The RNA shown here (transfer RNA) has 72 nucleotides and comes from Rhodotorula toruloides.
The coordinates come from a structure-prediction model, not an experiment, and the mean pLDDT is 83.
The same sequence occurs in records of 2 taxa.
RNAcentral holds the sequence, with entries from ENA and Rfam.
It matches the Rfam family "tRNA".

RNA sequence: GCCUUGGUAGCAUAGUGGUAAUGCACUGGACUGAAGUUCUAGGCAGUAAGAGUUCGAUUCUCUUCCAAGGCA
Numbered sequence: 001g002c003c004u005u006g007g008u009a010g011c012a013u014a015g016u017g018g019u020a021a022u023g024c025a026c027u028g029g030a031c032u033g034a035a036g037u038u039c040u041a042g043g044c045a046g047u048a049a050g051a052g053u054u055c056g057a058u059u060c061u062c063u064u065c066c067a068a069g070g071c072a
Base pairs, nucleotide, nucleotide: 001071002070003069004068005067006066007065010024011023012022013021018055026042027041028040029039030038048064049063050062051061052060
């Protein structure tokens, strides 16, 4: 330099164009002598950045940035 894959909550991931979901973690409550387990309620993201297509984009297209892998 070229090619491929990926970037979504604190972490790990899902999301086939129509209000972004789950687990862990966190906070409140129940339970306990206390803690853990368990149960229950709750908060946290607008999706790496920009542009385009579309009535509507995390999703499709282009450019850039970042990460991993491959070729030379």